[in-house]
């Protein structure tokens, strides 16, 4: 540095509607996954970090998913 399994895990919603978190309408979030970039490399193209930035795509009740830490196991 990967892959299991456990355990912890933030933010953001209203109104119509529906057999149904179903369509709708506007408005919100950033922490899957994507996308920009300062130094600096190159000096044509373009490469180039984040918990920074956009909101494509994801989300805005529980559930479920979640970077990120933790612990156990195995792999390289």
């Nucleotide at each position: 540095c990967c892959c299991c399994g456990c355990g912890g895990g933030a933010g953001a919603g209203c109104g119509g509607u529906u057999c149904g978190g179903u369509c709708c309408g506007c408005g919100c979030c950033g922490a899957a996954g994507g996308a920009g970039c300062a130094a600096c490399c190159a000096c044509c193209c373009g490469g180039g970090a984040a918990u920074c930035u956009c909101g494509c795509a994801g989300g805005c009740a529980c559930c479920a998913g979640g970077a990120c830490c933790g612990c156990g196991g195995g792999g390289a």